[in-house]
Context: one part of a larger RNA
Parts: sequence; structure tokens; C1' cells
RNA sequence: CUUGUGGCUAGACGGAAAGACCCCGUGCACCUUUACUAUAGUUAUACAUUGUAAUAAGAAUUUUUAUGUGUAGAAUAUGUGGCUAGUUUUUAAAAAGUAUUUACGUCAGUAAAUAACUUAAAACGAAAGUGAAAUACCACUCUUAAAACUUUUUAUUACUUAAUUAAUUAAGACAUUGUAUAAUGGGUAGUUUGACUGGGGCGGUCGCCUCCUAAAGAGUAACGGAGGUGUGCAAAGGUAAGCUCAAAUUAAAAAUAUUUUAAUUGUAGAGUAUAAUAACAUAUGCUUGCUUAACUGUAAGAUUGACAAAUCAAACAGAGACGAAAGUCGGUUAUAGUGAUCCGGUGAUUCUGAAUGGAAAAGGUCAUCGCUCAACGGAUAAAAGGUACGCCGGGGAUAACAGGCUAAUCACUCUCUAGAGACCUUAUCGACGGAGUGGUUUGGCACCUCGAUGUUGGAUUAUCGCAUCCUGGUAUUGUAAGUGAUUCCAAGGGUUUGGUUGUUCGCCAAGUAAAGCGGUACAUGAUCUGAGUUUAGAACGUCGUGAGACAGUUUGGUCCCUAUCUACCACAAG
Repeated sequence: CUUGUGGCUAGACGGAAAGACCCCGUGCACCUUUACUAUAGUUAUACAUUGUAAUAAGAAUUUUUAUGUGUAGAAUAUGUGGCUAGUUUUUAAAAAGUAUUUACGUCAGUAAAUAACUUAAAACGAAAGUGAAAUACCACUCUUAAAACUUUUUAUUACUUAAUUAAUUAAGACAUUGUAUAAUGGGUAGUUUGACUGGGGCGGUCGCCUCCUAAAGAGUAACGGAGGUGUGCAAAGGUAAGCUCAAAUUAAAAAUAUUUUAAUUGUAGAGUAUAAUAACAUAUGCUUGCUUAACUGUAAGAUUGACAAAUCAAACAGAGACGAAAGUCGGUUAUAGUGAUCCGGUGAUUCUGAAUGGAAAAGGUCAUCGCUCAACGGAUAAAAGGUACGCCGGGGAUAACAGGCUAAUCACUCUCUAGAGACCUUAUCGACGGAGUGGUUUGGCACCUCGAUGUUGGAUUAUCGCAUCCUGGUAUUGUAAGUGAUUCCAAGGGUUUGGUUGUUCGCCAAGUAAAGCGGUACAUGAUCUGAGUUUAGAACGUCGUGAGACAGUUUGGUCCCUAUCUACCACAAG
């Protein structure tokens, strides 16, 4: 050196399982609720099933009877109409008067009943008179009241024939059942629960306008830097004419926070409803007069935009405003002040009108109104959460470990000396600053890995660096000796045992020459452990209506792999 055997497990980002953590999906499932929408159920009401009767109260119709007083007037005139001079009672069973009783009453009277007595013809009306209305008699009607019949409402009560039970009993038109309406309704169901995002969540934002970033055409991003907006104005619009602002200086007057007047200077240092930018003094600024073009119907041609859409606009017709006229005027110095479609409302219309004609409904066209549809190109008229019991599809497009880049932070040097050190910057310490090195901290980035790179600490085994803890050798000293302080060289060797805690760390005890700092996937789980963290059980505190949640706490909780290759160790043979 080659081959083989036996070992070991450092590597083959070893094997196993399309990562369970994290994010994404207009994925799924289950759970919760004061998410949305339904719904079983429940309750209430109405009707049907549903019949009979009584009482009380009320209502209505019909019949009968009564009732009606302002003043004046015989006198208690409901109202209207008819009839025109009569009507009523009749021949002692009647009428009138008187008397008694009753009802009403406005205390005047009216009506009825009784029969004792009296009268033989009597009473009323018309006319006259009073009054707004005139009366007897008849008809209709109103107010109020009583009685009766019928119908009906409500309440209460009773009955039994519907229905139940084999019967009795009980119960009874209520229950029950059906239909409809309303309320309630996580009991049940279907769903929703936005995006951006230097991972996600929390926070913030989401449309439009102005400036910068923007790199001298236009355009141009960021959770880049600044602001504004969801209107206002009948004049703050149109036109014609006139005027010039802010500020300062000087003078005068009144006054005493200053104001007014005059003159001069005055390119805008003002103003233009409002943010910013641009523009404007021949004014787009300010004042005054007259007014309504803040018009109707069209529109060549351009600019921007993926589209939808937005913007500018000469010119023509009509009817106007102002101006002597030329002319100007289709809002506002310009750029924000906003919302598609569907659906619905209103007005207009020489449009359509379901065989045909007419009318209507409905539709079309034109105008107009109703959306913090603000997540502002608006998924629906209508919508929140939990999952550690979780599942699927994906992602290293995206987080947690490790690595990488970076080095703000961190560690360590160097430099500058203000200062402290009695004096004296540098024996020693050294602020405020400056320049570096390292890649052990906390971070930033998100570059390999999510069809898996196992995570703290400990055990075991180590290996490296030196910015050296000890041991060795120097220098300086504010080194007398001793003990020290600081610096330089140096990595050969060494660098403890216990208590507490899962701890690394730290604290404590003993003790040593010393009990170093770091790297090695915070070395090392196909070598071990599993106390912690980080599943499923359970509990406390807190939060939450709740399901549940908590870098809060507590208890419990499966650590697989027979070594193919490389590396390494031992042995054997050639």
C1' cells in the first nucleotide's frame, strides 16, 4: 500500500413520516355567542272543530203608550204637512163638572183610574187676539221616558248530545287538533367573519386634491416626508367703468393697547372663501352701477386613461345680460368638495301597448331624486368568534432553532486630553469626542432547509483560539522589604468538591497554584438523560357573555433505527 474480519458512530444537511409549530387557501370540520338568516319547539290572538239554556249589563230594529212650560198669549205651542169650517161624545153603560187616588212635573198643570153627586146638550176649533210660529181633527217625524217582542255583544253560570274512556265517575264546548298572524327561540341548521403588512397578530391605513422624493418632456414605489378634502357663495356669478396693494419714512389731528388724514418711497414683500403649488398689477386683486350665460339644442378637433370614464374646446341655431361700440358671458384664478350597475320614486313625452280597435297596467326616451355601497371599480337587502381535539392542500414565495450577510447594540483595542492624582495629563484612573478589530449578546435582513437541518440544561467524549485564571519570563510604578497595581512575551501542562434552582448564570459553604474567557449546528440525543420548554387529562389566578385564552402558575405525560459508504480504532493475510 492492497484485501478482509471485528469494532465505533463524527459525517453522508443519514433512514422513517408530502412538518403537527408558523403563514397562505375568498379550503374543511366541530364548538360558542347579545354575528346573519332560517327553523323545531313554546306562548298569545283569530277562525274552524263548536252545541243548548239561563241571568246580569249594554246596543239595535219593530210595536204600544207617555213626554215637550223663555216672553207674550185662555195656556205646559216638539217640528212639518194635509183638511178647510168644522170636529168629538152621544141619547143616562156616554160627556162635562165636582170629589178621591195614582204617575209625571218646571208645582202653573198634564194624563189615567174610581165611582158618590150635579147638568142636558156640552167642549174644542175657525174668525178676533198674542206671538218668531196658532191651536179642533188626521198623517209623518224629533227629544226624553216606560213596557213588550226579536236580533245581537260582553261577562258569569248551568246543561249534555260532539270528541276521550269497556262502563260508572270525572271532565266538557274549555281542553285537544288544524290553518293563519305575531312574539320568543344556538334547541337545531346553513353560512359569514376584508385586504395591505419587511412573517402573522396588535396598531395604522384604504377614495379624492397639493408639494417634495421624481434623476430639467410625461410617468414613476415604500407602513417615505409634509398638509388638505367629503364644502362654501344668489354673490364670493355675468358685464361695464373706475382704482392699486403690504410695509416703511415724514407731517398734522384726535387720542393714549393705538387710530385717522396728507405726502413720498414702494415688482408685490399684499390679496385672490378654503390646503399646498402654479398664476395674476394692462390685473385673475379692490370698489361701484345694471343684472342672471350658475341658459336651451348641437358640436369640429384635441389631451389623459387597459377599459369604464375624466378634461379642454373653436363654431352653429334659439332666446337673453352688460356695454356707446368692439365685444364678453354655457358659474366661481386653476387644480379637491365624490359613487358605476341593479332596484325604486317624481315630472315630461307626436314612442310601444300581447289576434285586432280603444283604454289601462307595464315598458322605452329625456330630466331629476334615493347609497360614510368611506374596505370609496361598489361580491348580498341581510353576517361575529374559538380550536392545545383538530384535519386537508401548499409554502423555505413567510416566522420560531441553527447557518449565512450586516454590525445599530455588544466585547476588546488604539487615539485626543479636559479633569482626578498635594504639584504633575499618561504610576494609576480618565469624561465629552475620534478611528478600528472581533463575530461570544440583543437585534436587522429573510439567502439554503417546512415531500422535517430534533430544541434548553445535564452526562460522556473531546478539539481549537488567546483577548492568560495558575505555573514561566520581562517592563513601568506614586516598586523601601513584603504584598500589590499596570503592561509586554508565552497556549507546554493544569484549571475542585458540595447546598439551592430544570436551569446556563447567579448566590452560599468548604477549599485550591488556579478554580480562565470563548469557538466548534448556543460542539456532541442513528452515544445517554428528559427536570424545563412545547400536544392531548386536570386545577388556580386573571381576561372573555361564551367556546376558550395567558413569554402567568401547578400536577401528569411513549425519546425508534440490525451501520451500506466515508472517517477513525484493533487484528489478520498478501

Source information
This is a predicted structure of a 574-nucleotide part of an RNA (large-subunit ribosomal RNA, domain V) from a marine metagenome. The coordinates come from a structure-prediction model, not an experiment, and the mean pLDDT is 80. Rfam family: Bacterial large subunit ribosomal RNA.